[in-house]
Molecule: transfer RNA
Organism: Tieghemiomyces parasiticus
RNA sequence: GCCCUGAUAGCCCAGUGGAUAAGGCGUCGGCCUCCUAAGCCGGAAGUCCCGGGUUCGACCCCCGGUCAGGGUU
Numbered sequence: 001g002c003c004c005u006g007a008u009a010g011c012c013c014a015g016u017g018g019a020u021a022a023g024g025c026g027u028c029g030g031c032c033u034c035c036u037a038a039g040c041c042g043g044a045a046g047u048c049c050c051g052g053g054u055u056c057g058a059c060c061c062c063c064g065g066u067c068a069g070g071g072u073u
């Protein structure tokens, strides 16, 4: 240099064009308990890496870029 993969909440990770973006951990509140842990119930937290494009509609498709990982001369 070229090729491939990835980027979604504090962390891990789903989501193959249709809505209000799923779940786990963590976190906050409550129940329970003498107290704590465990357990149970509920809540908050997302510019879906950035900029364009396609489309009635984009996390999803296309182009460019950034960062990370891998491959190759």
Stems, first nucleotide, its partner, number of pairs: 001072007010025003018056001027043005049065005